[in-house]
RNA sequence: GAAGUUUGUCAGACAAUCGCCGGCGGCGUGCUGCGCACGCUGCGGGAGGAAAGUCCGGGCUCCGCAGGGCAGGAUGCUGGAUAACGUCCAGUCAGCGCGAGCUGAAGGAUAGUGCCACAGAAAUGGACCGCCGAUGGCGCCUGCAGGCGUACAGGCAAGGGUGGAACCGUGGUGUAAGAGACCACGAGGGAAUUUGGCGACUUAUUCCCUGGUAAACCCCAUCUGGAGCAAGACCGAAGAGGAGCGCGGUGCGCGCGGGAUACGUCCUGCUGCACAGCCCCGGCCCGGGGUGCGUUCGGGUUGGUCGCUGGAGCCGUCCAGUAAUGGACGGCCUAGAUAGAUGAUUGUCACUUCAAGGGUGGGAGGGUUUCGGCCCGUUAUGACCACCGGAAGCACAGAACCCGGCUUACGACAAGCUUUCCUG
Repeated sequence: GAAGUUUGUCAGACAAUCGCCGGCGGCGUGCUGCGCACGCUGCGGGAGGAAAGUCCGGGCUCCGCAGGGCAGGAUGCUGGAUAACGUCCAGUCAGCGCGAGCUGAAGGAUAGUGCCACAGAAAUGGACCGCCGAUGGCGCCUGCAGGCGUACAGGCAAGGGUGGAACCGUGGUGUAAGAGACCACGAGGGAAUUUGGCGACUUAUUCCCUGGUAAACCCCAUCUGGAGCAAGACCGAAGAGGAGCGCGGUGCGCGCGGGAUACGUCCUGCUGCACAGCCCCGGCCCGGGGUGCGUUCGGGUUGGUCGCUGGAGCCGUCCAGUAAUGGACGGCCUAGAUAGAUGAUUGUCACUUCAAGGGUGGGAGGGUUUCGGCCCGUUAUGACCACCGGAAGCACAGAACCCGGCUUACGACAAGCUUUCCUG
C1' cells in the first nucleotide's frame, strides 16, 4: 500500500431574516362573571439511529375468567442478564474460512407410526448376474464303503451391477460356499462407573447396539385468555326520532258519572270519532297539500376535553461482574401535532474528494531507520517549512400511547486484529 474482519463514535456548527406547532407572560376587544375566545406582542422549547417494517416481548386500557385439565399456538445446547422476549452476554458442540473471525430450525430416530422419487432383486427382512453342492432328488460308474456328474429342490450374500444411501468398515478365523457366526483393530450411538467443569460437554474403562428422515405425524420440557390509544373515560349543539307530564276550539254520540227539571229535556265532566283551527300554494273563493302546542327526561351523531408524555427516563463519577447488566451518589427535564408543526433563504466555518502543483515569505539542510544505512537537496529550474487561493459533494430518512429488542435502508470517521505485497 492492497484485501478483509470486529467493535465503537458522530449524524454538520454558528449567525441573520421570513414562517409553522405548542408552552409561559403582558396589552387590547367581546361575553354578566370565575374564565373563555380573538388580535397584537415578549421570552424560551420543537424528530431518529433507524422516527421505517409492524416481526417478537412488556407496560397501560377495556372485556372475559372459582380451581384443575384437554385442545390449539409458540419456543427448543448450557449458564447468566432482564419487567419480559424468539433479545443480549459468556461458554459447549458442529460446520465454513489460510486467518482475524463467521454461521447454527443445536431436544428425542434406543417411545411408536409413516416415508425414502427414478434406478435397482431388494430402501429393513430382499436375490438379477453370481457363488455352492454339505443335505434331499435324478443320471452314470462301482470293489456296494463310496465316487463322478447335473443344478430339480435347496443353501449363501463374498464379488458384479443400481442408487444420495444396500444392513458399520478393514483384516483374519471359519465354511460346501458364505455371513458380526467368531476374533483383532477402528467409526458412530446408548448405559454404567470415572477425570475436569455449576452445566452444556469432556477424559478413560467395561458392556450393549448399528441406514436416513422429526423443515413428516408424533413424544418430551417450558411458556401461553382476547382485543388494542380508532384502547378507554368525561362533557355535550342544532335538527330528527323516542318516553313522560301538562294544556287545547266546534259538532255528534250508540257510552259512563254528577246536578237541575214543567219528565219533553237541559247543564256539566270524562271518553271516542269527525271536523274546525293553524301553515303552504293563491289577489279572493272553491280546491289541493301539510300539521297538535308547551315542557321535562334519557340515548346516539358532529364537536370538544382527558388519556398525552416525569419515564423499566437522560448525563456524569464510583463500585460489583470476563460481559450482558446491576447498585450507590450527584445533576437535569428534553416534541406532543390531530390531517397532522419541527421549514426556507443567505453568509461564514468545519468535513470528504478532485484538480492544479499556482501565489507570497522563510530557507541549507530535511525525511526515514531494525542505527548498518537509504532517499531528496546543497547557491538553486532550490529539498523542506509556514500562510493564502479553485471546484464538487455532504447520505438514509419525518414522531402520532410509551418502552425493550429484531430486521431492513444509509453516510462519514476512529481503534483493535488478520492475510498479503513493496521499500530500507
Description: Bacterial RNase P class A from Ferviditalea candida, 424 nucleotides, folded computationally. The sequence is in RNAcentral, with records from ENA. The coordinates come from a structure-prediction model, not an experiment, and the mean pLDDT is 76. Taxonomically the source falls in Ferviditalea (Bacteria, Bacillati, Bacillota, Bacilli). Rfam family: Bacterial RNase P class A. Rfam links the family to the GO terms dimeric ribonuclease P complex, tRNA processing and ribonuclease P activity. Rfam's curators write: Ribonuclease P (RNase P) is a ubiquitous endoribonuclease, found in archaea, bacteria and eukarya as well as chloroplasts and mitochondria. A source record names the gene rnpB. Of the family's consensus pairs, 95% are formed in the model.